[in-house]
């Protein structure tokens, strides 16, 4: 200079006008008027995880979920580092991921057999021939077929037997540790699927801010059925707890009546940002500084100008600058909070790396 | 806002230890029966199984992730 690989940011700027919603302070009184604040990177989907809240500060079993190679961060995780192992790319880099030797089970069609191995063609050997034996080398089916290569060996053949590679078992070295390497020793014993069931390891109580708290209106504190070793907490069951309750009826369902209001949860947090330290990193201590939305049908807008940025058309024009005129300027929007993961995105930028050419 | 649920032919629904042709009934086309229509008998034609990706020889069926719809959840006594 082409081509690729990881990783991070940004998503309009300004200026007049006309709005909206909120905190203080001031008037006056329910509005006026000063100063301040007002969407995201995903505020999204609600997929994981956890804070909060009421259940009993939440207990035992079973069942049911969920996670998954090793080790670390973390409040927690199915998300982050950082290894290992096989795969794929020259590479930068990506992707994958617990037990098939505990056990059930599925393996269609096809094949001679889909798993305590098996004889269809073939080959070898016995026999006039049917036919028997003997062989997994070769052919043929299938997604998938009984270690692989070479070689003695044989009738032909084979791990029979050797020599390497694979494998399984002991064992030593290094590594928290996945795991890696080294001897030894066995002729080889058993193919896939666990996002089937299951089996180990760890993990999970249940409901959700329409949790839950309080005040205020209103109405009929109605009606039916069911209903006691009950019923609710307890949304699968057993067992404990606690509460209410046994016909003056606790609860549950179903039909009925009544509001359609106000506050508080609620904006100081696993917080941001600057610095130093530890630590390969993900993070984590420390010192300082900073406080930055709270609506309730839901507030953060809207118009015009005018810059930038992108595409384009026209005209001069060899081309390139320049000049004019048009379009586009994205996905999306807080609703109790955060951490992540997935999804949507105009168009921009910046860093690191890695293969190729071509100078020097 | 939270919760739970469903998508297979034009419409209603079937589809089990995942097996290779997805199937019925109604609709619709054609033909046949009748003077004709309707019944009614026969053929047929229609499916990216809501989309995409993985698992797995093999996916409607099992895993993930989006996309459509539909249903519940106020308080008072």
């Nucleotide at each position: 200079g082409a081509a690729g690989c990881a990783g991070g940011c940004c998503g309009g700027g300004c200026a007049g006008c006309c709005g909206c919603c909120u905190g203080a302070a001031c008037a006056u009184u329910c509005u006026g008027c000063u100063c301040g604040g007002g969407a995201g990177g995903a505020a999204a989907g609600u997929c994981c995880g956890g804070g909060c809240u009421c259940c009993a500060a939440a207990g035992g079993g079973c069942a049911g979920g969920g996670u998954g190679c090793c080790g670390g961060g973390u409040a927690a995780c199915a998300c982050c580092c950082g290894g290992a192992u096989c795969c794929g790319g020259c590479g930068a880099c990506g992707g994958a991921u617990g037990g098939a030797a505990a056990g059930u089970g599925c393996c269609a069609c096809a094949g001679a057999a889909a798993a305590u191995a098996a004889a269809c063609c073939g080959c070898c050997c016995u026999u006039u021939u049917c036919a028997g034996g003997g062989u997994a080398a070769g052919g043929g089916u299938g997604a998938a077929a009984a270690g692989g290569u070479g070689g003695u060996g044989u009738a032909a053949g084979a791990g029979a037997c050797c020599a390497c590679c694979g494998c399984a078992g002991a064992u030593c070295u290094g590594g928290c540790a996945a795991c890696a390497g080294g001897u030894c020793u066995g002729g080889c014993a058993u193919g896939g699927c666990a996002a089937a069931c299951c089996c180990c390891a760890c993990c999970c109580g249940g409901a959700g801010c329409a949790a839950g708290g309080c005040c205020a209106a209103a109405u009929a504190g109605g009606a039916a059925a069911g209903g006691a070793u009950g019923c609710a907490g307890u949304u699968g069951c057993c067992c404990g707890c606690u509460g209410c309750g046994u016909u003056u009826g606790a609860c549950u369902u179903u039909c009925g009546g009544g509001u359609a209001g106000g506050c508080c949860g609620c904006g100081c947090g696993a917080g941001c940002c600057u610095g130093c330290c530890g630590g390969c990193a993900a993070c984590g201590g420390c010192a300082g500084g900073c406080c930055a939305a709270g609506a309730u049908a839901g507030a953060u807008g809207g118009c015009u100008g005018u810059c930038g940025c992108u595409c384009u058309c026209u005209c001069u024009a060899a081309a390139a600058a320049a000049g004019g005129g048009g379009a586009g300027u994205a996905c999306a929007g807080a609703a109790c909070c955060c951490g992540g993961c997935u999804u949507a995105c105009a168009g921009g930028c910046c860093u690191g790396c890695u293969u190729c050419c071509a100078a020097a | 806002g939270g919760c739970g649920g469903u998508g297979u032919a034009g419409c209603u629904c079937a589809g089990u230890u995942g097996g290779u042709u997805a199937g019925a009934g109604c609709a619709c086309g054609c033909g046949g029966c009748u003077c004709a229509u309707a019944c009614c008998c026969g053929c047929g034609g229609a499916g990216u199984c809501g989309c995409a990706g993985g698992u797995u020889c093999a996916a409607a069926u099992c895993c993930u992730g989006c996309c459509a719809c539909c249903g519940c959840c106020a308080c008072c006594a």